This is a predicted complex of two RNAs, RNase P RNA and transfer RNA, with 404 nucleotides together. Model confidence (mean pLDDT): 80 of 100. Rfam match: Bacterial RNase P class A. It is annotated as a ribozyme. Rfam links the family to the GO terms dimeric ribonuclease P complex, tRNA processing and ribonuclease P activity.
RNA sequence: GAAGUCGGCUGGACCGCCGCUGGUGCAAGCUGGGAAACCAGGCACUGGAGGAACGUCCGGACUGCGCAGGGCAGCGUAGGAGGUAACACCUCUCCACCGUGAGGUGAGGAUCAGAGCAACAGAGACGAGUCGUUACCGGGCAACCGGUCACGGGUGAAACGGGCAAUCUCUACGCGCAGCAAUACCAAAUAGGCACACGAUGACGGGGCCCCCCGAGUGUGCGGGUAGGUAGCAUUGAGCCGGGUGGGCGACCCCCGGCCCAGAUAAAUGGCGGUCACGCCACGGGCAACCGUGGUGCACAGAAUCCGGCUUACAGGCCGGCUUCACAC
RNA sequence: GGGCGCUUAGCUCAGCGGGAGAGCACUGCCUUCACACGGCAGGGGUCGCUGGUUCAAUCCCAGCAGCGCCCACCA
Numbered sequence: 001g002a003a004g005u006c007g008g009c010u011g012g013a014c015c016g017c018c019g020c021u022g023g024u025g026c027a028a029g030c031u032g033g034g035a036a037a038c039c040a041g042g043c044a045c046u047g048g049a050g051g052a053a054c055g056u057c058c059g060g061a062c063u064g065c066g067c068a069g070g071g072c073a074g075c076g077u078a079g080g081a082g083g084u085a086a087c088a089c090c091u092c093u094c095c096a097c098c099g100u101g102a103g104g105u106g107a108g109g110a111u112c113a114g115a116g117c118a119a120c121a122g123a124g125a126c127g128a129g130u131c132g133u134u135a136c137c138g139g140g141c142a143a144c145c146g147g148u149c150a151c152g153g154g155u156g157a158a159a160c161g162g163g164c165a166a167u168c169u170c171u172a173c174g175c176g177c178a179g180c181a182a183u184a185c186c187a188a189a190u191a192g193g194c195a196c197a198c199g200a201u202g203a204c205g206g207g208g209c210c211c212c213c214c215g216a217g218u219g220u221g222c223g224g225g226u227a228g229g230u231a232g233c234a235u236u237g238a239g240c241c242g243g244g245u246g247g248g249c250g251a252c253c254c255c256c257g258g259c260c261c262a263g264a265u266a267a268a269u270g271g272c273g274g275u276c277a278c279g280c281c282a283c284g285g286g287c288a289a290c291c292g293u294g295g296u297g298c299a300c301a302g303a304a305u306c307c308g309g310c311u312u313a314c315a316g317g318c319c320g321g322c323u324u325c326a327c328a329c
Numbered sequence: 330g331g332g333c334g335c336u337u338a339g340c341u342c343a344g345c346g347g348g349a350g351a352g353c354a355c356u357g358c359c360u361u362c363a364c365a366c367g368g369c370a371g372g373g374g375u376c377g378c379u380g381g382u383u384c385a386a387u388c389c390c391a392g393c394a395g396c397g398c399c400c401a402c403c404a
Stems, first nucleotide, its partner, number of pairs: 001325010012276007020048007030041004050300001055310001057309005062179004074175005079093005094108001095106004109170002114168002116164002131152003135148005183231004193222006205214003224403001239259006246253002278297008330400007339353004347384001355371005377393005
């Protein structure tokens, strides 16, 4: 210098104007919407997308239902040890394969419990039998036939010795089922229903009007779900940041200090203008590095109960470890 | 937001580890004066895509893409 491999970080900055959506404090206890529950309205301060918020592929928290305990079935995982709330995730390590190497990949338990499968080719394909040759044994006058052991050629992925468990199965371990459209509460009005009271000794209601007629139900209360509202729901957490001659190979753990960091329900995080940075193109200047002007571009993508992972997408930029090759000293 | 399913010829589908198939449609020929019907023959496929397991994958496994369905009215 070239090629490669592994890991980490980043993913535009600032100003002005107009908006959108939360929180806290103060003030007021009023006005508006609504049947109500409840919601909105003033002023000040302040927060407002991501490394993947994607996918919904795993694991949990949480909630409801079920549940003595255990088992069957079903689903999943699989070398060993560890980390973790948990995992199919992560770390270290053994083995196998790929690579010159750095390194990468691995659903890597069991085929001496059992079952199943193997197209074509080939004499023969998982039950055994059998192509050729030599040796031996038996039969036969002989050609030859039968048996045993060994070897050989060809076919094929694979030839009495194996393969396939991402085929059934066995072993060990894990999992009760569902998911925030879970679920709980509030308010209004109800169908069916339930409870109580009255009722053929005539209720309620109606007609005549003061005791007669008609006639079989009547009255009150309580009721689920959905639509509405509130909570769940976002400021205390498996939380974030910084530090530690802390422990550990490492994942990770421990200690100290500081911080509070988006949140709706048709769904906010935006629009316009300008400056700068970065990339590309054109023109001009310059030996060149580069400078000036103009144009253009700036990825993937957007929270919806919340966390830990994995996978997938991604313009461009930055940093580090290591390997191979070439050259020079 | 959550939970599931499907993708094979132009269309509708079968196939579930060893040859990619059926019906309709299409093309040619026969039949007819001509058309239809009918008969015979034929063409047409990255089995959605990419990896993995296996000797061998439409089929088994994983990821991705596209399409579709369900998640409140009742006794």